[in-house]
RNA sequence: UAAGUAAGUCAGAUGAUUGCGGGCAUGAAAAUGCGUGAGGAAAGUCCGGGCUCCCCAGAGCAGGAUGCCGGCUAACGGCCGGUGGAGGCAACUCCAAGGACAGUGCAACAGAAAAUAAAUGCCUGAAACCUUCAGGCGAUUGUGGAAAUGUGAGGUAAGAGCUCACAGGGAUGAUGGUAACUGAAUUCCCGUGUAAACCCCAUCCGGAGCAACAUCGACAGUGAAAUUAAGCUUGCUCGGCAUUUCACGAAUGAUGGCUUGAACGCUGUAGUAAUGCAGCGUCACAGAUAGAUAAUCAUCUAAUACAGAACCCGGCUUACAGACUUGCUUGUUCU
RNA sequence: GGCCCCAUAGUUCAAGGGAUAGAACGGAAGUUUCCUAAACUUUAAAUCCAGGUUCGAGUCCUGGUGGGGCUACCU
Numbered sequence: 001u002a003a004g005u006a007a008g009u010c011a012g013a014u015g016a017u018u019g020c021g022g023g024c025a026u027g028a029a030a031a032u033g034c035g036u037g038a039g040g041a042a043a044g045u046c047c048g049g050g051c052u053c054c055c056c057a058g059a060g061c062a063g064g065a066u067g068c069c070g071g072c073u074a075a076c077g078g079c080c081g082g083u084g085g086a087g088g089c090a091a092c093u094c095c096a097a098g099g100a101c102a103g104u105g106c107a108a109c110a111g112a113a114a115a116u117a118a119a120u121g122c123c124u125g126a127a128a129c130c131u132u133c134a135g136g137c138g139a140u141u142g143u144g145g146a147a148a149u150g151u152g153a154g155g156u157a158a159g160a161g162c163u164c165a166c167a168g169g170g171a172u173g174a175u176g177g178u179a180a181c182u183g184a185a186u187u188c189c190c191g192u193g194u195a196a197a198c199c200c201c202a203u204c205c206g207g208a209g210c211a212a213c214a215u216c217g218a219c220a221g222u223g224a225a226a227u228u229a230a231g232c233u234u235g236c237u238c239g240g241c242a243u244u245u246c247a248c249g250a251a252u253g254a255u256g257g258c259u260u261g262a263a264c265g266c267u268g269u270a271g272u273a274a275u276g277c278a279g280c281g282u283c284a285c286a287g288a289u290a291g292a293u294a295a296u297c298a299u300c301u302a303a304u305a306c307a308g309a310a311c312c313c314g315g316c317u318u319a320c321a322g323a324c325u326u327g328c329u330u331g332u333u334c335u
Numbered sequence: 336g337g338c339c340c341c342a343u344a345g346u347u348c349a350a351g352g353g354a355u356a357g358a359a360c361g362g363a364a365g366u367u368u369c370c371u372a373a374a375c376u377u378u379a380a381a382u383c384c385a386g387g388u389u390c391g392a393g394u395c396c397u398g399g400u401g402g403g404g405c406u407a408c409c410u
Base pairs, nucleotide, nucleotide: 001331002330003329004328005327006326007325008324009323010322012300013299014298015297016296017295018294020037021036023034024033025032026031039306043317044316046315047314048313049312050311051209052208053207054206063205064204065203066202067201068082069081070080071079072078083097084095085094086093087092098200099199103198104197105194106193107192119141121137122136123135124134125133126132127131149167150166151165152164153163154162168189169188170187171186172185176181213256214255215254216253221248222247223246224245225244226243227242231241232240233239263282264281265280266279267278268277269276270275336406337405338404339403340402341401342400345360346359347358348357353390362378363377364376365375366374383399384398385397386396387395
């Protein structure tokens, strides 16, 4: 200095004027003053949890999810560290990565055959007269994404792991490792692929969601009880109306849920790390309910991306202009 | 805000993992007719997008895009 790779930060700032939502203070009120007001993804709603209501003796089936090993966590399909595999010269990155000797299914076309192999063929024997029958064989041809270990030598009637050497694969598995795994040594040559096909094995899972839910509550109307003191209905009684109390009812009603929380910052400490623990500090770090967070001007080279909270957290995924920092790798040039 | 569903010719629907993706209506051209309609013949036109699994994906899985439905309380 170029290319790459990994991790991370910012996401306009300052000032002035006007306006809006919460909070606090003053005030009888009107109002005034002070301070505060979107994100790294607030998004998708894909996972997990808190919280609330419903259900709930216990167990199983069905259904769903996850799927190498160990650890972390409130929990997870997340994260960290490793194993194995794939890509890259490398730094480094990626992987739904259990089981196809539990069983079932599928593999179009082509091909003899797609899983109890035999069409073209090769060899032996017999009949017979150029074809047929019986037996042996799996080398050759060609198809396909995939063809029953590959190459060479020996061997044979022809052949063949039939035998040998090298390579490959399977089984048992010393050693090392918490484990996944590693794989010395021995032995064998055996039926391919597909489980993001059904399925088997192991582990986990009750349902609904803040428009959940809780409290209060003006009517209309309904029910129950009480009152005959007065009144209406009546010749009189019962009954009805009425009066009082209680309950139900419930205004797109009000309040809570609602923002202090598995919170954030700094320091120390255990750990490779994720993460845990301890101490100190902060919270005037949004909380609306038709829904605020805005507009204009000036300066800073330019002010430009994706995008706007609605109960709250931990993750994942997706979108994203520009600027910057650090580590590492591979080259080139100069000293 | 929350919970679900769907996506195939212009429209309405098909399609057991094996295709050159099918049908009806509609469109275009032609035949017939003096002209039109009807009829007949021919023809164009599609799997929402991007990855993955698989020999092979419209179909299976993942992520996105677009569209639609339900959702106060009471009955």